[in-house]
This is a predicted structure of a 73-nucleotide RNA (transfer RNA) from Sulfobacillus sp. hq2. The same sequence occurs in records of 3 taxa. It matches the Rfam family "tRNA". Rfam classes the family as a transfer RNA. The prediction has a mean pLDDT of 82.

RNA sequence: GACCCCAUGGUCUAGAGGCCUAGGACAUCACCCUUUCAAGGUGGUAACCCGGGUUCGAAUCCCGGUGGGGUCG
Repeated sequence: GACCCCAUGGUCUAGAGGCCUAGGACAUCACCCUUUCAAGGUGGUAACCCGGGUUCGAAUCCCGGUGGGGUCG
């Protein structure tokens, strides 16, 4: 330098155009339980990398950028 893949809460991830102002697990916070702790139960907080485009409608499709990984030279 060329090409390919990926980017969603603190972490790991589901999602394939409307059922998603986004679900699950772990973590975290509050409460319950317990003499206390742990475990368990209930509930809460917390995310779509950025900028454009397509569309009635975009986490999802397209383009560019940024970052990460890989192959080739």